[in-house]
Context: one part of a larger RNA
RNA sequence: GACGAACGCUGGCGGCGUGCUUAACACAUGCAAGUCGAACGAUGAAGCUCUUCGGGGUGGAUUAGUGGCGAACGGGUGAGUAACACGUGGGCAACCUGCCCUUGGCUUUGGGAUAAGCCCUGGAAACGGGGUCUAAUACCGGAUAUGACUGCUUCACGCAUGUGGGGUGGUGGAAAGUUCCGGCGGCCAGGGAUGGGCCCGCGGCCUAUCAGCUUGUUGGUGGGGUAAUGGCCUACCAAGGCGACGACGGGUAGCCGGCCUGAGAGGGCGACCGGCCACACUGGGACUGAGACACGGCCCAGACUCCUACGGGAGGCAGCAGUGGGGAAUAUUGCACAAUGGGCGAAAGCCUGAUGCAGCGACGCCGCGUGAGGGAUGACGGCCUUCGGGUUGUAAACCUCUUUCGACAGGGACGAAGCGCAAGUGACGGUACCUGUAGAAGAAGCACCGGCUAACUACGUGCCAGCAGCCGCGGUAAUACGUAGGGUGCGAGCGUUGUCC
Repeated sequence: GACGAACGCUGGCGGCGUGCUUAACACAUGCAAGUCGAACGAUGAAGCUCUUCGGGGUGGAUUAGUGGCGAACGGGUGAGUAACACGUGGGCAACCUGCCCUUGGCUUUGGGAUAAGCCCUGGAAACGGGGUCUAAUACCGGAUAUGACUGCUUCACGCAUGUGGGGUGGUGGAAAGUUCCGGCGGCCAGGGAUGGGCCCGCGGCCUAUCAGCUUGUUGGUGGGGUAAUGGCCUACCAAGGCGACGACGGGUAGCCGGCCUGAGAGGGCGACCGGCCACACUGGGACUGAGACACGGCCCAGACUCCUACGGGAGGCAGCAGUGGGGAAUAUUGCACAAUGGGCGAAAGCCUGAUGCAGCGACGCCGCGUGAGGGAUGACGGCCUUCGGGUUGUAAACCUCUUUCGACAGGGACGAAGCGCAAGUGACGGUACCUGUAGAAGAAGCACCGGCUAACUACGUGCCAGCAGCCGCGGUAAUACGUAGGGUGCGAGCGUUGUCC
């Protein structure tokens, strides 16, 4: 000097930041991912209307279900990981990419189911079972199709394996409707953008009181698997591969942009913010999908907790709040989708503990205030005294002013672009800000004063009580302990402790 700090004393205001560093300990409760009726069948409220008063027609609010998209983003945490995890620079002629943009072409013909509904039925519940009816942009065939795979042929190019293109034959392969006729969609193929996957060079901890390590091990061939290369996996063959330039083992640790310090070189750190990675009760696994081996999905095993009619079930806060526990220590079970952004939707809109705000904490940084000028018989009081006086001290009183901040009263935003026919639409917030009113009025402490180090006397104590960062003080005159007066330093803070330079 610095801090995500803590502790002690003290504490007026505001702005901007920041706040479980410990138990990746366990979690009550609420919320954190839905949306689309312009994909589909069904349900059918209000209103309007007819009525023989039973009801019918129109109308479409509403939505459980099928279906689509999203749920792989956003948010959290740092356990694991010494690794192509990260950083940086490259490679992929070894790859993928939903939504979006762009180019070209197509959008043909059929079929059978099923949920919801209705009927029956099991179970305490969670949740089911059977029968029957029905729709689709759900599912499955046929047709056609540049492209795909493959045989033959041919051209061009490349850093090797090869890559790209033309011709011809074979194989198997598409589609979905809706409409207000403007569109919105669907399928195939090429390109782009974005996002990802894989590979490589180099770089960044400690330990030799770890010296040898290795059998899918190292390489090859065939095969499998993947979007894709590869011992990634498998069969066979060979016997290799790594290592004092530190293999293997052990310990520690998420990495970086950066942050702190320092003149720099360097050293330390990786909180907040941003990028990447990993994880989601513990371990394992796959399914769906453009994308996951998936925090608020599924299955299995385990530990734990809960419900139970004892047969069986349910759960996962390292999301936001909040609780217990641990700890020196770290906040509200708040408001709003108004803005920004995200998901769905044609849109209106719905959802959004992302986000925007508010609350709490002097935890940090910055700013402001606690008054200004005048005022000496230098009052009173306190303290000291050589008893003359000195000092507190222009300090106070008193006079003249000012009114920041705070208080009260009145006015009162920007943020609103957009959306909506229009009316209208701001959580923050009656906040910021402006104006007015009253009155010095409501607002100062903490540490230190032997030397280092700025600031000295008195009393008490008597190697006691105590102080102390180092040297050292205290045993009867203590500037070093305690108190007081005075002084010094900083100031809404001041000290102490811890850690780093």